[in-house]
């Protein structure tokens, strides 16, 4: 330099055949329970979907560029 895979909540990931409000588990906060902790039950906060553009009535999803990590080729 060329090609490929991955990038979504604090962490691990789903969603990627464009259309419901962007979700799950764990973690975190509050409440109940308990002598206290843990367990259990209930409620809640947290995301510009790596970044910038484009297509579209509508994009996490399609297209282009770019950044990072990893793999391969030269």
């Nucleotide at each position: 330099g060329c090609g490929g895979u991955u990038g979504u909540a604090g962490c691990u990931c789903a969603g990627c055949u464009g259309g419901u409000u962007a979700g799950a588990g764990c973690a975190c906060u509050c409440c109940c329970c308990u002598g206290u902790c843990a367990c259990g039950g209930g409620a809640g906060g947290g995301g510009u979907c790596g970044u910038g553009g484009g297509u579209u009535c509508a994009a996490a999803u399609c297209c282009c560029a770019u950044c990072a990590a990893c793999c391969g080729c030269g």